[in-house]
RNA sequence: GAAUAUUGACCCGGGAGCUUGGGCAAGCCAGGCUGAGAGGGUGGCCACCGCCACCGACCGGAGGAACCCGAUCUGGAUAAUGCCAGCGUGGGGAGACUUCUUUCUGGCCCC
Numbered sequence: 001g002a003a004u005a006u007u008g009a010c011c012c013g014g015g016a017g018c019u020u021g022g023g024c025a026a027g028c029c030a031g032g033c034u035g036a037g038a039g040g041g042u043g044g045c046c047a048c049c050g051c052c053a054c055c056g057a058c059c060g061g062a063g064g065a066a067c068c069c070g071a072u073c074u075g076g077a078u079a080a081u082g083c084c085a086g087c088g089u090g091g092g093g094a095g096a097c098u099u100c101u102u103u104c105u106g107g108c109c110c111c
Base pairs, nucleotide, nucleotide: 001104002103003102008100009099010095011061012060013059014058017033018032019031020030021029022028023049027046040055041054042053043052044051045050067092068091069090073086074085075084076083
């Protein structure tokens, strides 16, 4: 300098909805729906059946529908929902002049 590249490591991005009963003293207990995942652990805040941070699980990282926006959107279904479909050849989005490892090649220096 180049190549391979999903097998690995590291790094990075991301979401956690709807609902029933019990308890109602405790942000508590037990279920149902969709899904890969519906907050598992620890801690903090807040007068309180919440929110946040870190870690974990899971998904995704350019051949990028992981995820966000449009969107308090449109149609259908449902007990209900971001459940299904459309929107979507839309706009963004984390390794797209690239992190390690691996392989190949060239130059220089030393023996």

Predicted 3D model of a 111-nucleotide RNA (TPP riboswitch aptamer (THI element)) from a Chloroflexota bacterium. Its Rfam family is "TPP riboswitch aptamer (THI element)". Rfam links the family to the GO term thiamine pyrophosphate binding. Lineage of the source: Bacteria > Bacillati > Chloroflexota.